[in-house]
Context: one part of a larger RNA
RNA sequence: GGACGAACGCUGGCGGCGUGCCUAAUACAUGCAAGUCGAGCGAAUCCUAUGGGAGCUUGCUCCCGGAUGAUUAGCGGCGGACGGGAGAGUAGCACGUGGGCAACCUGCCCGUAAGAUUGAGAUAACUCCGGGAAACCGGUGCUAAUACCAAAUAAUUUCUGACACCUCGUGGUGUCAGAGGGAAAGUUGGCUUCUGCUAACACUUACCGAUGGGCCCGCGGCGCAUUAGCUAGGUUGGUGAGGUAACGGCUCACCAAGGGGACGAUGCGUAGCCGACCUGAGAGGGUGACCGGCCACACUGGGACUGAGACACGCCCCAGACUCCUACGGGAGGCAGCAGUAUGGAAUCUUCCGCAAUGGACGAAAGUCUGACGGAGCAACGCCGCGUGAGCGAAGAAGGCCUUCGGGUCGUAAAGCUCUGUUGUCAGGGAAGAACAUGUGCCAUUAGAAUAGGUUGGCACCUUGACGGUCCCUGGCCAGAAAGCCACGGCUAACUACGUGCCAGCAGCCGCGGUAAUACGUAGGUGGCAAGCGUUGUCC
Numbered sequence: 001g002g003a004c005g006a007a008c009g010c011u012g013g014c015g016g017c018g019u020g021c022c023u024a025a026u027a028c029a030u031g032c033a034a035g036u037c038g039a040g041c042g043a044a045u046c047c048u049a050u051g052g053g054a055g056c057u058u059g060c061u062c063c064c065g066g067a068u069g070a071u072u073a074g075c076g077g078c079g080g081a082c083g084g085g086a087g088a089g090u091a092g093c094a095c096g097u098g099g100g101c102a103a104c105c106u107g108c109c110c111g112u113a114a115g116a117u118u119g120a121g122a123u124a125a126c127u128c129c130g131g132g133a134a135a136c137c138g139g140u141g142c143u144a145a146u147a148c149c150a151a152a153u154a155a156u157u158u159c160u161g162a163c164a165c166c167u168c169g170u171g172g173u174g175u176c177a178g179a180g181g182g183a184a185a186g187u188u189g190g191c192u193u194c195u196g197c198u199a200a201c202a203c204u205u206a207c208c209g210a211u212g213g214g215c216c217c218g219c220g221g222c223g224c225a226u227u228a229g230c231u232a233g234g235u236u237g238g239u240g241a242g243g244u245a246a247c248g249g250c251u252c253a254c255c256a257a258g259g260g261g262a263c264g265a266u267g268c269g270u271a272g273c274c275g276a277c278c279u280g281a282g283a284g285g286g287u288g289a290c291c292g293g294c295c296a297c298a299c300u301g302g303g304a305c306u307g308a309g310a311c312a313c314g315c316c317c318c319a320g321a322c323u324c325c326u327a328c329g330g331g332a333g334g335c336a337g338c339a340g341u342a343u344g345g346a347a348u349c350u351u352c353c354g355c356a357a358u359g360g361a362c363g364a365a366a367g368u369c370u371g372a373c374g375g376a377g378c379a380a381c382g383c384c385g386c387g388u389g390a391g392c393g394a395a396g397a398a399g400g401c402c403u404u405c406g407g408g409u410c411g412u413a414a415a416g417c418u419c420u421g422u423u424g425u426c427a428g429g430g431a432a433g434a435a436c437a438u439g440u441g442c443c444a445u446u447a448g449a450a451u452a453g454g455u456u457g458g459c460a461c462c463u464u465g466a467c468g469g470u471c472c473c474u475g476g477c478c479a480g481a482a483a484g485c486c487a488c489g490g491c492u493a494a495c496u497a498c499g500u501g502c503c504a505g506c507a508g509c510c511g512c513g514g515u516a517a518u519a520c521g522u523a524g525g526u527g528g529c530a531a532g533c534g535u536u537g538u539c540c
Base pairs, nucleotide, nucleotide: 001540002539003538004537006536007535008534009533010532013386014385015384016383017382018381019379020378021344026342027341028340030339031338032337035078036077037076040075041074043072044071045070046069051064052063053062054061055060056059085297087295095220096219097218098217099216100215101214104213105212109209111207112206113205114204115203117151118150119149126141128139129138130137131136157180158179159178160177161176162175163174164173165172166171186201187200188199189198190197191196222269223268224267230259231258235257236256237255238254239253240252241251242250272294273293274292275291276287277286278285279284299320300319301318302317303316322333323332324331325330350376352375353374354373358372359370360369361368362367389419390418391417392416399410400409401408402407424477425476426475427474428473429472437463439461440460441459442458443457444456446454484529485528486527487526488525489510490509491508495524496523497522498521499520505512506511
């Protein structure tokens, strides 16, 4: 000199864009953060058109049934493995980079081919009974499905055999034959008619692709040798078996006795890694906040289930610590999600608005959900921009300070005159942009037997904004409301007076202060930067 997720002191007008618990991975009150589908299913409740019956005050009341519509506790499907957080652990194939898998998986999505046949038995919901303070639980009876099960059929699936081709290779690929095993689900429209056709969305199998993941290897990046020996409690290799989506001591039985290490093993300490960021002419050095990629974690430790995917932040089970409820028998919980609280600390924000946009989950869609996200709020925490007026104005006013008492200086500074109105304030305009999309209608197109109903495209119209009456524009008003902080001995730009008297004090280094202190304190003046200025801390 530069930099900062900064803090502290004094001061503080506005706007834009960013940033904001670095400490206790401490404990958490309260609310919200993951649902959705009734076009998979049976039910239940409500409204209504309408039908039947009864009463009579003949246009009302009551009872029964109830198309369609609305809602949804349960079964079922998909999603809760994404998105969001924090960096505890980890010196590791965790990360970065470059390769490999002839050793692998992949829901939704794209493409190709084929198929969607026939049956059966349950169970929630519901009813009844019972237990419990509660959480909730048990039993009886009934019922449905795109839930579950069986059968049929199918394949490039598995095994065996033969042949051909390929590979450095354990082997791989293709064709043929045999054996084994082995799928499925409908719903909603439309037209015809009384079982057909058709469309959309779903369903099953095989292959291919895409995407996402799993595994293996080379190289690279911390400190200590005042850590030199480590490993047999699988350690190193082999054979066989098991296990996995898959290779492998991954696991096991048997056998052999190996394996790694001064090119630093092992141990201890510290630490998430990277793109990047800061600094520097560079080489380097330092850092890993925000944003992006990967990893690992979710009260602590362990374990699995489901699933395409987890050993799962807002799933389950066990143990532990802690907190809460209890009728003492037993139960409930997990903010390192968004806000917020307490504590700790030098120190770090609102218990805000909205799904209008972008993205995500579900749904045929309308749509629902979304503390992701979009916004607003707070904070000079940072960067950038603007302002606190401009011109003229000498009796060089008053006043302060200094003085050799002549004067000098603050100083065109003020006053005064003229002007402007950024910003501010008030009012008006602007229904700006952010808008794509949905819905309705028409036209074309495509599957189709179809001039139904759909798919796709185009055109027209209607509707949809949290921010927000915001940005911006115009007009009125008044110089009216807006400057401080640090320094002035040398380094280092900027000096005098008074007070003090080795005292009080200053100080980054040298050093000032003991009666004439440009170094302490105050005043005037001056210098520097400026909505900031200084100090402290850390890095180059």
The part of an RNA shown here (small-subunit ribosomal RNA, 5' domain) has 540 nucleotides and comes from an uncultured bacterium. The coordinates come from a structure-prediction model, not an experiment, and the mean pLDDT is 82. The RNAcentral record of the full RNA draws on ENA, Greengenes and SILVA.